[in-house]
Predicted 3D model of a 1507-nucleotide RNA (small-subunit ribosomal RNA) from an uncultured Gammaproteobacteria bacterium.
RNA sequence: AGAGUUUGAUCAUGGCUCAGAUUGAACGCUGGCGGCAUGCCUAAGACAUGCAAGUCGAACGGUAACGGGCCCCUUCGGGGGUGCCGACGAGUGGCGGACGGGUGAGUAAUGCAUCGGAAUCUGCCCAGUAGCGGGGGAUAACCCGGGGAAACUCGGGCUAAUACCGCAUACGCCCUACGGGGGAAAGCGGGGGACCUUCGGGCCUCGCACUAUUGGAUGAGCCGAUGUCCGAUUAGCUAGUUGGUAGGGUAAAGGCCUACCAAGGCGACGAUCGGUAGCUGGUCUGAGAGGAUGAUCAGCCACACUGGGACUGAGACACGGCCCAGACUCCUACGGGAGGCAGCAGUCGGGAAUAUUGGACAAUGGGGGAAACCCUGAUCCAGCAAUGCCGCGUGUGUGAAGAAGGCCUGCGGGUUGUAAAGCACUUUCAGUAGAGAAGACGGUGUCAGGCGCCAAUACCGCCGGGCAUUGACGUUAUCUACAGAAGAAGCACCGGCUAACUUCGUGCCAGCAGCCGCGGUAAUACGGAGGGUGCAAGCGUUAAUCGGAAUUACUGGGCGUAAAGUGCGCGUAGGCGGCUGAGUAAGUCGGAUGUGAAAGCCCCGGGCUCAACCUGGGAAUUGCAUUCGAUACUGCUUGGCUAGAGUGCAGUAGAGGAGAGUGGAAUUCCCGGUGUAGCGGUGAAAUGCGUAUAUAUCGGGAGGAACACCAGUGGCGAAGGCGACUCUCUGGACUGACACUGACGCUGACAGCGCGAAAGCGUGGGGAGCAAACAGGAUUAGAUACCCUGGUAGUCCACGCCGUAAACGUUGAGAACUAGCCGUUGGACCCAUCUAAAGGGUUUAGUGUCGAAGCUAACGCGUUAAGUUCUCCGCCUGGGGAGUACGGCCGCAAGGUUGAAACUCAAAGGAAUUGACGGGGGCCCGCACAAAGCGGUGGAGCAUGUGGUUUAAUUCGACGCAACGCGAAGAACCUUACCUGGCCUUGACAUCCUGCGAACCCUCCGGAGACGGAGGGGUGCCUUCGGGAGCGCAGUGACAGGUGCUGCAUGGCCGUCGUCAGCUCGUGUCGUGAGAUGUUGGGUUAAGUCCCGUAACGAGCGCAACCCCUGUCCUUAGUUACCAGCGAUUCGGUCGGGAACUCUAGGGAGACUGCCGGUGACAAACCGGAGGAAGGUGGGGAUGACGUCAGGUCAUCAUGGCCCUUACGGCCAGGGCUACACACGUGCUACAAUGGCGCGCACAGAGGGCUGCAAACCCGCGAGGUUGAGCCAAUCCCUCAAAACGCGUCGUAGUCCGGAUCGGAGUCUGCAACUCGACUCCGUGAAGUCGGAAUCGCUAGUAAUCGCGAAUCAGAAUGUCGCGGUGAAUACGUUCCCGGGCCUUGUACACACCGCCCGUCACACCAUGGGAGUGGAUUGCACCAGAAGUAGUUAGUCUAACCGCAAGGAGGACGACUACCACGGUGUGGUUCAUGACUGGGGUGAAGUCGUAACAAGGUAGCCGUA
Repeated sequence: AGAGUUUGAUCAUGGCUCAGAUUGAACGCUGGCGGCAUGCCUAAGACAUGCAAGUCGAACGGUAACGGGCCCCUUCGGGGGUGCCGACGAGUGGCGGACGGGUGAGUAAUGCAUCGGAAUCUGCCCAGUAGCGGGGGAUAACCCGGGGAAACUCGGGCUAAUACCGCAUACGCCCUACGGGGGAAAGCGGGGGACCUUCGGGCCUCGCACUAUUGGAUGAGCCGAUGUCCGAUUAGCUAGUUGGUAGGGUAAAGGCCUACCAAGGCGACGAUCGGUAGCUGGUCUGAGAGGAUGAUCAGCCACACUGGGACUGAGACACGGCCCAGACUCCUACGGGAGGCAGCAGUCGGGAAUAUUGGACAAUGGGGGAAACCCUGAUCCAGCAAUGCCGCGUGUGUGAAGAAGGCCUGCGGGUUGUAAAGCACUUUCAGUAGAGAAGACGGUGUCAGGCGCCAAUACCGCCGGGCAUUGACGUUAUCUACAGAAGAAGCACCGGCUAACUUCGUGCCAGCAGCCGCGGUAAUACGGAGGGUGCAAGCGUUAAUCGGAAUUACUGGGCGUAAAGUGCGCGUAGGCGGCUGAGUAAGUCGGAUGUGAAAGCCCCGGGCUCAACCUGGGAAUUGCAUUCGAUACUGCUUGGCUAGAGUGCAGUAGAGGAGAGUGGAAUUCCCGGUGUAGCGGUGAAAUGCGUAUAUAUCGGGAGGAACACCAGUGGCGAAGGCGACUCUCUGGACUGACACUGACGCUGACAGCGCGAAAGCGUGGGGAGCAAACAGGAUUAGAUACCCUGGUAGUCCACGCCGUAAACGUUGAGAACUAGCCGUUGGACCCAUCUAAAGGGUUUAGUGUCGAAGCUAACGCGUUAAGUUCUCCGCCUGGGGAGUACGGCCGCAAGGUUGAAACUCAAAGGAAUUGACGGGGGCCCGCACAAAGCGGUGGAGCAUGUGGUUUAAUUCGACGCAACGCGAAGAACCUUACCUGGCCUUGACAUCCUGCGAACCCUCCGGAGACGGAGGGGUGCCUUCGGGAGCGCAGUGACAGGUGCUGCAUGGCCGUCGUCAGCUCGUGUCGUGAGAUGUUGGGUUAAGUCCCGUAACGAGCGCAACCCCUGUCCUUAGUUACCAGCGAUUCGGUCGGGAACUCUAGGGAGACUGCCGGUGACAAACCGGAGGAAGGUGGGGAUGACGUCAGGUCAUCAUGGCCCUUACGGCCAGGGCUACACACGUGCUACAAUGGCGCGCACAGAGGGCUGCAAACCCGCGAGGUUGAGCCAAUCCCUCAAAACGCGUCGUAGUCCGGAUCGGAGUCUGCAACUCGACUCCGUGAAGUCGGAAUCGCUAGUAAUCGCGAAUCAGAAUGUCGCGGUGAAUACGUUCCCGGGCCUUGUACACACCGCCCGUCACACCAUGGGAGUGGAUUGCACCAGAAGUAGUUAGUCUAACCGCAAGGAGGACGACUACCACGGUGUGGUUCAUGACUGGGGUGAAGUCGUAACAAGGUAGCCGUA
């Protein structure tokens, strides 16, 4: 510090996710030791049991228990008495139970934090001052009696005090009207010389205690300022409320309380209400600013079963106190009682989850005490837990035969791996044994000493010294010895992010997953294994926080199109504000002081062997307060100025607004005239109108609405918007020159007010045209649409609502600055012109196009900014859910405005790029179409292939073009893969091993055959003499074998777009980039062919050419080909001969737009012409760019993986692939006279031939047979080409056309023609008379037509591949169909239009709204009620201290009443949660239904508002 993920790719926006750190954690697997920490986050749920607050006999009366002394008794165990002593149960009294410990429920301020303040109290403690005199009456304990189950309680009697009450005194203190008035105490203990004594003591002294008071310290109470979470879908709250006066009350100010008076107080700087929450130091994270958090430790607060209350006290409204109410639990004799672990342990419960019913007061601290001491679950320790942090160990060195085993393998090896073993060494920790600190200071006792106090050498206190004594932890830490590598390693991960890869299993299953995503037979992603990587006594997962996230942006973001500028204006608060003086010092800046607790963090030291941890010092604590200073800027006060703003004066332009009136054109309707059969409407029609006279046309009239031309990226207005003309009223803008005011300004909260298209609403008018709804006609599969004919609201007017629009420049308002060019509108000035118009220049206000810098993701913006700055406002924070729900406000309604959540997805969206596509555009090509033509298919019969059906099997593959006379260049057996049946199991075939035998040949028997059995013949080759090679048979196991599957695992080959003209690269340039440029443009071409232009310049694969055939000529060579001339001749180039010609097959020439003319940019090129055998590619072939179709083929072959192994392999016989209601494709033959038949007769080319082609002769009507010359081929044979031509016949007829089908007889091939061959002859003689819709081929040696040959092949072509003969017609053209190329445009497509995608319906699941209601929680108001308690009143009852001689009084207690008030109750509201028949929409869900709305002109452009 970043990374993954939207796309085919790119940039940017934007969300989601990851890597880091952390935790009071939990869970999974694993687990050696120690140190230091930490440990109910949930039920403030309920609690058994034990302990957690007592102490003081030196306050008191006392003596229940224990010990001792003394006395008595004794059975000698002991018992009784005696408070005499140590002590002490219960009790009175004092101090302490307000601390310590726990918890975080409540609390958003009665709290906390920081800083201040004045009207207070403060036990114990410290210091000072003054005291401590003298009396009185009770009461508990105890005794007696009563009640009660108990808790407890009542009555009577005795008694003490540091308990209680008077009196006296009063330095100070309190009250006061300043005269005065009021108010206290307690003793106890130690010691003691003189004196006194009732022998207790007094007295003195010391100590403690006590009283009053002052001051301090400590602690506490109160007040103020500032800060302190979320919600405005909480906007108004408040009657003790705000203030005053008087009184009361308190320790104390105060509406704290009461009476009266006034009407205030709080709130947009967020009151009130609702939700949530203890606050802080700090902790976690972060570079920081921040964000989150508030366990342990520390400060404060609150609470103690829930609610209320007071008492006592220095302090409480009191955790282990009291009273009352409530809930719960327990006891009960049913009458009544008891209790409160949020103390420490512990239990149950809840929960993912959190420990021992431990030890000790040794230390630290607390309470009591004079002290010893007692108490102390505070505390110190131990136990449990890897919960965290830190440290240590599980060994070290050496060791290659690179062991074995595992795993992988290309079978060679690699890896695990120096790892192990082996050898040498060490012993931390754990183990055993022993030794052994510190934590102990202090207190007490004792021995002496010094000092203080004092009358005192006593007591007491203080100081230091010696000795003795006190340790829970503790088997402590630590040290030593001993033995032995001995007792001690796991977890997660290995597709990318992210370090780490192979194999097997699985087969969209099982599963994984943080995101992207893996898994459908070759998974580095699932599961196992081997290996590796990372951490390590831990490792992962989950949860949570911060970070990354600049993803709430203060630091540090945005708003034209990604989310985001309010529809517009006026304007309140607020924010901001021109130039120049003076003052002030609030902001601001600086210094000082106080504070900012300690701990923590940081720095420097120190202590545990280190570290964690502990500890000393410092720094820091960015803050607050006080004070002193500075004065530039801001603020405030005050003075001046004119550049901002405004006013006045003179002009200008304008569809600016409102009202009234007027006008012409047109539509419609009415009346009349002319006129006659149609009009109207559409893609085409129909509905409709018209013989009752329409449409058309002329004249007249009525009525409503809108204002042609002018008219212009012209004008005006804030926006919406405004368009005939005239008048009236009225707003704003601009220009010019002066005068005036003197900052008067800008923005503006959706505070407020106003304006605001269309649609819509209300009331009343109006209504010509147009026209939702509606009706009809068409279209259509349907057509609730588009089109047509009608037509009502509405559109218009008046008044009142509504308040929204894609209200858009998708661009808030204002100000300043920053190049220009060119238009245009309104003004002013200048120039020239005789004037005017027009023109040029300067300036100003608008309005446009282009464009510099700059900005921007790009597109684009660019003085009218989206540039550079300032001020103010509004708004945004992933998509969907949703502008929805609920609530509020507004509205007559429609609805508007404000405006969520659950849930769900990993995207949604922007700009640009390359493609593809379009029922977008332009240009161009092709037998693509059209036109012109020729011949077909589709109809018939047959052949052949396919589908379907059938079958035991009808083997398999190929399926639009680009499957279907295709694989198959040839199924009777074979082929053959299929079926039935019979057989074989190392196999028909390959390699290896063992044994035997040569191999091999022949015969016979059984059998359908495979096969089985028997017999005979035969002894080979090499040899080192052991044997070996080859072959056969048998056996064993490795293995063979498979036309079994996967063409979507593949190679190879092929088809297709398409012989279309395209497809790319290097360098350069442009662009952030994908990419672009080049390759686009202007011409031209068959062509990305060439030329020109050009930020491109070049190049490659394609095109073309080079290659083959063919067309002309030359040359070379002449056998088997040829024969002009010469000779011979059997008359056949046959022979001699020739080398001219044809031909053969080698080599060459020729054609290049080369030449001429024209067109064209003078180019390329095109058009015409000449010459030429051939002319613009001469004709044909071969040749197929980058790629597309997961195109075809695992059945040609090869091949990965999978599957079968007495069978899915192998052998054999027979059958099937040849089936047949039917459908389709491709063909053949025809339907005839351009013909059939008969006779005659002429002319090819290219091929094939030894398992062959076969002549001639003979036989047969013929197929053919017999025989076999010749030929391994320019020699011989197949081999007579046919159409054509000549002559004859047939005469339009189902025929002398046509030949299917069938009968008979044959031929040939072959082991064999039954299923199932071809051919021949005789006979038979079907359909068919030119073919519906539709559709195919062809542009020249082509179509058409005619025959010939070949491959395959024993035989079997109408198929296929070739060959030649005869040999046409037509093409205006590119509108349309199909296919293709280039450019451009749109796109929501990229699996690319066979794309994408919307809504209803149906099904499943999920969350949510409404809902008659129902149940809970909380709260407001009104009322009832009123425990305990306090205050007041009262005088019913009772009454020790004081007063009084007494009566009685004062005072008190109980009771009663009143006020306040908790619980409770009633009624009525608010808020909120849960639930609810039914219901609304929403979301999600591989293959449901209906349509086709959107994306292309999406086939009616789309979209917004409204009905």
It matches the Rfam family "Bacterial small subunit ribosomal RNA". Its family is annotated with ribosome and structural constituent of ribosome in the Gene Ontology.